[in-house]
Molecule: transfer RNA
Organism: Thermus thermophilus
RNA sequence: CGUUAGCUCAACUGGCAGAGCACCGGUCUCCAAAACCGGGGGUUGGAGGUUCGAGUCCUUCACGG
Numbered sequence: 001c002g003u004u005a006g007c008u009c010a011a012c013u014g015g016c017a018g019a020g021c022a023c024c025g026g027u028c029u030c031c032a033a034a035a036c037c038g039g040g041g042g043u044u045g046g047a048g049g050u051u052c053g054a055g056u057c058c059u060u061c062a063c064g065g
Base pairs, nucleotide, nucleotide: 001064002063003062006021007020008019009018015052023039024038025037026036027035045061046060047059048058049057
């Protein structure tokens, strides 16, 4: 310094957790791929604290650099 979806990563000043890829379904096709349309998927590393409200602030622990 980093830890957020299976993977790679966003998330502004604390105010509805997202994208791409992957996966699933559909259209298309003789079949498949590609393309297009749609969909599911999250204890935001663990435990506490502050706050009306925490991915975001504070403490501590774990893991990686």